[in-house]
């Protein structure tokens, strides 16, 4: 410090997610030791049991318990034991009294507040402590304990009697204090202990007295603690905007420790709030903690400060202090006891229990230390605290060994089978013993304590006592088997967890097969998963490792530091203007902001720095720094603010001109539409893509004249004008707003922006009343259509118009807020001015309005002095998509609705700009038998053949739009054959290896459907180093064979298709942030990215073309089996001969836009012509770019993986692939006269042939049979070509057309023609009379038509396929349209790419949200009832020790009653 994820790819915007750190954590797996910390975050839920606050006998009366001593009695073992007495002693239960229970400890419910933090303040108090001053005299009456009686289950209570005090109450005194009318008045106390020489008293115990100590009373000052007041700071919600009657202030009184409406009476009407009052929700606050570079954000466990609370609510008492955690009273809920009458209780103290929960410990030891309370002290108490226990909960440290060790062991895993890896790892050898274990030793925490004693000092009348200081001796440890040290012995006792697709370090095998599962995001899994599960290996961390939860970070993703708003989310529709914010030049004063210095404070701990102590570290500790803050004081005065005096550049006013659809009102005008009347006139008009509804013979439409009425204003008219925006368009008048220009004068900052607020605000809509020509939602009718609630047409109502009033919204857009300043230009145009001038203009200036464009900006597109540039001021708005501008609430509105404006839930995207493709019933250009123009077909019939479907034991399998369907199959009777039934075999029909036997091979017979089985005959081979070997056969064993079984979506190879279409790319350079572009686009041209020209491109490659083959002409060479002109011969090129010709087969020539003319751009090229056998790639073939279709093929072959192995392999017989209601494709034959039939007659090419082609000749009507010449073929043969030509006949008919079907008789092949062959003859003679919608081929030797041959093959093609020749046309104006394709361009929300994408409804459910008859809980406002305890006030019904008294009583108090307030409750 970043990364992943939107896309085919790119840049941006933007969200989601990850890597880091952290935690009072929890869960899973695992677990050796120690140190230091930490440990109910949930139910402020309920609590059994024990403990957590006592102490003082030196305040008091005392003596229940224990002990000592003394006395007495009893027993008696004469030691002693027991009992009783004695508060005189040590002590001490209960009680009176004092101090302390207001601290310490717990918790965070409440509280948004002077609660907390910080800085200040004045009107207060403060027990114990320190300090100052003055006292401490003299009396009195009670009461608990105790005792007696009584009540009650208990808790406890009542009555009589006795008694003490440092308990209580008076009197005296008053330095100080308080009140005051300044004369005066008022108000205190307590003793106790220790020691003591005289003296006095004595009940003989002691007391007085003296000294000391300690108390007590009043008071001063302080310290400490507490109370009160104030400035500032302190969460969210405005869908909470107004709140407040003791409310705000005053006066008087009351009250308090104290100021104060704190309370009461009266008076006034204030107080708070947009700088957020009130209300609602949430929350203890802080030092700090976590994170972060910081600013911030989150948090408030442990430790520390403050606050609040103590079962819930209320209340007071006592006290220095409480409205009191372990006190009291009342009320509520709950729990417990009960004799049912009544009582008791409060763990948010420490342990512990139940419950809740993902989750949090021992009913431990000790007061040894530190502290606290009491005490004079010893000492007592202390779940504070110190320790221990439990927990890997966290942090820190240590260990689980070290060295050597290659046969690179075994085993595991992988493997291309060679090896690799685990791996120096282990074993083995040598060494060490930290930690743990056992044994032994052993600090420190403990002395300033306590006890005893000595000395000195202080005090004193005193040498006593007390006190202080110093010394000596003794004594106190929970932890503790402490830390630490030594010894012993064995490598001995000690490693796991997560991950390994990318992010993110780390890879293979097996299993699984969109299943099981994984997943933080993207995403894996559908048979070869580095992503699931296991294993091996590896990576990371390590006594831990992962997961989950949570916080900060990354996130500049709320942006103060540090973001944005033309199109990504985002400028209010526009203006005026209040608060607020900001504000020109100059001078002076001030010193609020600002700056500097100083002082105080900012607790400690923590963080940071430097040290120190535990072996280190964590931890602890000393010092420093810091605490960025606040307050006060002093100073500075540039800037901002304030005050004062000025200025004119901002802003405004006056004067003079100018332009304008600026606004409002009144009036006027012409053209047009419609309607009405009349006239002319006759059959249609109107409307549409085409029609119809409609109007019209009752006279339309058309034409003319006149009239009525409403609305709108052609031309001018313009990227022209005006206005803030909406918007404004005939003309005239009136009223009126603003702008601009020019020159001077005046005012003197008067300015800019603007939350709320106010006003304006298109269209539609609403209300009331008018108006209504045209147009026209709704509606009616006609069309279109599958439908057509639409588009089109005919009608037509609201409305559109006017007046008044609402509404308040628009893509109200420049999708660009207003104002100001600055920053290159060029061009046009509107309004005004100036200068020059040739009177046309030119230059210039101000204000507008447009087009391009520099710098700059921008993600890009683009913007660019009219900024989206550079800056300033102010306002508004945004923070992922959907839900949703929706719901609820509120405000406005007559309504429609507007404004304000969420959440649950859900997704990993949504989006902007640009790029390349693809697509478009977008555009431009071009091509193709693509259409058109033609010729012939298919689709109808019969048959052949293939396919689907159906059937079947099986009808084997594959091919399925073009690009499957006479396709694989160039030939299924058996075989083929893969299918079915049945019968058989199991190392196998086939390959290799091993062992044994045997030559191999063969004849015959039997059984069987056959495979096969059984028997039987002949036969002994070849080589040899004589051991044996090779080939072959049989048998056996196991490795293995075998599979037309699956996957063509694992593959190779081959093939189809777009398409013989003209395209597809690269290097370097350049442009662009980039994907990419350029080149390859443009102008021409071509069959062609063919060529030329131009050009930020220049070159190159694969394609095109050419090179290859056949064919068309000629030449040369060569002539046999081919040829025959000349010569001879002959039935016959038969023979001689010839080498001319044809032909054969080798080699050459030829064609290149080469030549001419025109066109074109002086090009490429095109058009025409000449010559030529051939002319513009002459014709045909082979040849198929980058790629597309997961196209086809595992059944040609090859092959990974999977599957079968007495079977999914192998053999055989028979059957099937040939089935048949039907549908489709491809063909053949026809329907006839351009024909059929009969007779005669002519001319090919290319092929095949020895398991073959087979001649002549004979037989048969024929298929064929016999026959056997010739030929391995330019020689022989298949082999008669047919259409054609010449004649004859038929005469338009189901025929002399057509030949299916069927019967009969045969031929041939073959082991065998039944299922199931082909052919021949005789007979039979079906459909069919040119074929609906639709559809196919073909542009010349082509279509059409005619026959011939071959492959396969025993046989089987008259129809298939591949070849061959014969005869031999028609047509193409042209590119609008259909189909396919190419190039450029444009739009796109498509990229699996239009067979795309995508919208809505519904079925089902009720998780979320909302509604819902209702029900329940909590909180709260207002009104009223009620009123416990209790304080305070009133009262004098009852009662009463102290004091006073004139002895009657009074003062004072308690109880009772009552008033105010008030909790619970209603």
């Nucleotide at each position: 410090a970043g990364a992943g994820u939107u896309u085919g790819a790119u840049c941006c915007u933007g969200g989601c997610u990850c890597a880091g750190a952290u935690u009072g954590a929890a869960c899973g797996c695992u677990g050796g030791c120690g140190g230091u910390a930490u440990g109910c975050u949930u139910a402020a839920c309920a609590c059994a049991u024990g403990c957590a606050a006592g102490u003082c006998g030196a305040a008091c009366g005392g003596a229940a318990a224990c002990g000592a001593u003394g006395a007495a009695a009893a027993g008696u073992u004469u030691g002693c034991u027991u009992u009783u007495c004695a508060g005189g002693c040590g002590u001490c239960g209960a009680g009176u009294g004092g101090c302390g229970g207001a601290c310490g400890g717990g918790u965070g419910a409440g509280u948004a507040a002077c609660a907390c933090g910080u800085a200040g303040g004045a009107a207060u108090u403060u027990a114990c402590c320190u300090u100052u001053u003055a006292g401490u005299g003299g009396g009195g009456g009670a009461u608990a304990a105790c005792u007696c009686c009584g009540g009650g289950a208990a808790a406890c209570c009542g009555g009589g009697g006795c008694u003490a005090a440092u308990a209580c109450c008076g009197c005296a005194u008053a330095a100080u204090c308080c009140c005051u009318a300044u004369g005066g008045g008022g108000g205190a106390a307590a003793g106790u202990g220790a020691g003591g020489g005289a003296c006095u008293c004595u009940u003989c115990g002691g007391a007085g007295c003296c000294u000391c100590a300690u108390g007590c009373u009043a008071u001063u000052a302080g310290a400490u603690g507490a109370g009160c007041c104030u400035g500032c700071g302190u969460c969210g919600g405005a869908u909470u905007a107004g709140c407040u009657a003791g409310u705000u202030g005053g006066u008087a009184g009351g009250g308090u420790a104290a100021a104060g409406g704190c309370c009461u009476a009266c008076c006034a009407a204030g107080g708070c709030a947009a700088c957020g009052a009130u209300c609602c929700g949430u929350a203890g606050c802080u030092g700090g903690u976590c994170u972060g570079a910081g600013a911030g954000g989150a948090u408030g466990a442990u430790c520390a400060g403050c606050c609040a609370c103590a079962u819930u609510g209320g209340g007071a008492c006592u006290g220095a202090g409480a409205c009191a955690c372990g006190g009291c009273c009342c009320a509520g809920a709950c729990u417990c006891c009960u004799a049912c009458g009544g009582g008791a209780g409060g763990c948010a103290g420490c342990a512990g229990u139940g419950g809740g929960g993902a989750a949090u410990a021992u009913u431990g030891c000790a007061c040894a230390a530190u502290g606290a309370g009491g005490g004079a002290a010893a000492c007592c108490u202390u779940g504070a605290u110190g320790c221990a226990g439990c927990a890997a909960u966290a942090c820190c440290g240590c260990g689980u060994g070290u060295g050597u060790g290659a046969a690179g062991a075994a085993g595991g895993c992988c493997u291309u089978a060679g090896g690799g890896u685990u791996g120096u790892a282990a074993a083995g050898c040598a060494c060490u013993u930290u930690c743990a274990a056992u044994c032994a030793g052993g600090a420190g925490g403990a002395u300033u304590g306590c006890u005893a004693u000595u000395a000195u000092g202080a005090u004193u009348a005193a040498u006593a006592a007390c006190c202080a200081u110093a010394g000596u001796a003794g004594u106190u440890g929970a932890c503790g088997u402490u830390a630490c040290u030594g010894a012993u012995a064995c490598a001995a006792g000690a490693a796991g967890c997560a991950c390994c697709g990318g992010c993110u370090a780390a890879c293979u095998c097996c299993g699984u097969g969109c299943c099981a599962g994984c997943a933080g995001c993207c995403g894996c899994g559908g048979u070869a998963a580095u992503a699931c599960g296991g294993a091996g290996g590896g990576u990371g961390c390590a006594a831990g490792c992962g997961u989950u939860a949570a916080u900060c970070g990354g996130a500049a993703u709320u942006a103060c530091u540090g973001g944005g708003c033309g199109u990504a989310a985002a400028g209010c529709g526009c203006g005026c203007g209040u608060a607020g914010g900001c504000g020109g030049c100059c001078u002076g004063c001030u010193a609020a902001g600002u700056c500097a210095g100083a002082u105080g404070u900012g607790a400690a701990a923590g963080c940071c720095c430097c040290g120190a102590g535990c072996u280190c570290a964590a931890c602890u500790u000393g010092g420093g720094a810091a605490c960025u803050g606040c307050a006060u004081c002093u100073g500075a005065u540039a800037c901002u603010g304030g005050c004062a005096a000025g200025c004119u550049a901002g802003a405004g006013u006056a004067u003079g001109a100018u332009a304008g659809a600026g606004g409002a009102a009144a009036g006027u005008g012409g053209a047009a539409u419609u309607c009405c009347a009349c006239a002319u006139g006759u059959a249609g008009c109107g409307g549409u893509g085409a029609a119809a509804c409609g109007c019209g013979u009752a006279g339309a439409g058309a034409u003319g004249u006149g009239g009525a009425g409403g609305a709108a204003c052609a031309u001018c008219a313009g990227u022209g004008g005006c206005g803030a925006a909406g918007g404004c368009g005939a003309c005239u008048u009136u009223c009126u707003g603003g702008a601009u220009c020019a020159a001077u004068a005046c005012u003197g900052a008067c300015g800019c922006u603007c939350a709320g607020g106010c006003g304006c605000g298109a269209a539609a809509g609403c209300g009331u009343g008018g108006g209504u020509a045209g147009c026209a939602a709704a509606c009616g009718a006609g069309a279109u259509u599958a439908g057509a609630u639409a588009c089109c047409c005919c009608g037509g109502u609201a409305g559109u118009c006017c007046a008044c009033g609402c509404c308040g919204u628009a893509a109200a857009c420049g999708a660009u807020g207003u104002c100001u300043a600055c920053u290159a230009g060029c061009u046009g145009u509107u309004g005004g001015g100036a200068a020059c001038c040739u009177c046309g203009g030119u230059u210039u200036u101000c204000a507008g309005u447009a087009g391009c464009g520099a710098a700059g900006c921008u993600a890009a597109c683009g913007c660019g002095u009219u900024a989206a540039g550079u800056a300033g001021a102010c306002c508004g708005c945004c923070u992922g998509g959907g839900g949703a501008g929706u719901a609820c609430g509120g405000u406005c509105g007559c309504a429609a609705g507007a404004c304000u404006a969420a959440a649950a839930c859900u997704c990993a995207a949504a989006g902007g700009a640009a790029u390349u493709g693809a697509c478009g019933g977008g555009g431009g250009c071009c091509c193709g038998c693509a259409c058109a123009a033609g010729c012939g077909g298919u689709g109808g019939a019969g048959c052949a053949u293939g396919u689907g479907g159906u059937u079947c034991a099986a009808u084997u399998c594959g091919a399925u739009g073009c690009a499957a369907c006479g396709c694989g199959a160039a030939g299924a009777a058996c075989c083929u054959u893969a299918c079915c039934a049945g019968u058989c075999c199991u190392u196998g029909a086939c390959a290799u290896c091993c062992u044994g036997c045997g030559a191999a091979c063969u004849u015959u017979u039997g059984c069987g459907a056959g495979a096969g089985c059984a028997a039987u005959u002949g036969g002994u081979g070849c080589c040899u180093u004589c051991g044996g070997g090779a080939a072959c056969g049989c048998a056996g064993u196991g490795a293995c064979a075998g599979g037309u079984g699956c996957u063509g979506c694992a593959c190779g190879g081959c093939u189809g298709u777009c398409g013989u279409c003209a395209g597809c790319u690269c290097g370097u350079g350049u442009c662009g942030u980039g994907a990419g572009a350029u080149g390859u686009u443009g102008g021409g041209u071509u069959a062609a990215g063919u060529c030329c020209c131009g050009c930020a491109a220049c070159g190159a490659g694969c394609g095109c073309a050419a090179c290859c083959c056949c064919u068309a002409u000629c030449c040369u060479u060569a002539g046999u089996u081919a040829c025959c002109a000349u010569c001879a011969u002959u039935u016959a090129g038969u023979u001689g001969g010839g080498g001319a010709c044809u032909c054969u087969a080798a080699g050459g020539a030829g064609a290149c836009u080469g030549c001419c003319a025109g066109u074109g751009a002086c090009a490429a090229a095109c058009u025409g012509g000449a010559g030529g056998a051939a002319g513009g790639u002459g014709g045909g073939g082979a040849c198929g770019a980058c790629g597309u279709c997961a196209a086809g093929u595992c059944a040609u072959c090859a092959u990974g993986g999977c599957c079968c192995u007495u079977a999914u392999g192998g053999a055989c017989u028979g059957g099937g692939c040939u089935a048949c209601a039907c549908a489709c494709g491809u063909g053949c034959u026809a329907c006839a006269a351009u024909g059929g039939u009969c007779g005669g007659u002519a001319c090919a090419g290319a092929g095949g042939g020895c398991u073959g082609c087979u001649a002549a000749c004979c037989c048969g009507c024929g298929a064929g049979g016999g026959g056997g010449c010739g030929c391995g073929a330019a020689u022989c043969u298949c082999a008669g070509a047919a259409a054609g030509c010449c004649g004859a006949u038929c005469g338009u008919a189901g025929u002399c057309c057509g030949g299916a079907u069927u019967g009969g008789a045969g031929u041939c092949u073959g082991c065998a023609a039944c299922u199931c062959g082909a052919c021949u003859c005789c007979a039979u003679g079906a459909a069919g009379u040119u074929g609906g919608a639709a559809u196919c081929g073909c542009u010349a030797g082509u279509a059409a038509u005619c026959g011939c041959g071959a492959a396969u093959c025993a046989g089987c093609a008259u129809u298939g396929u591949c070849g061959c020749g014969g005869u031999g046309a028609a047509u193409a104006c042209g590119u609008u349209c259909c189909c396919g394709g190419g190039c450029c361009u444009u739009g796109u929300a498509c990229a699996c790419a239009c067979c795309g994408c995508c919208c809505g409804u519904c079925a089902c459910a009720c998780c979320a949200u909302g509604g819902a008859a209702g029900u329940u809980a909590a909180u709260u406002g207002c009104a009223c009832c009620a009123g416990a305890c209790g304080u305070c006030g009133g009262u004098a019904g009852u009662c009463u020790a102290a004091c006073c008294u004139u002895c009657g009583g009074g003062a004072a108090g308690a109880c009772g009653c009552u008033g105010c307030c008030c909790a619970c409750g209603g």
Molecule: small-subunit ribosomal RNA
Organism: metagenome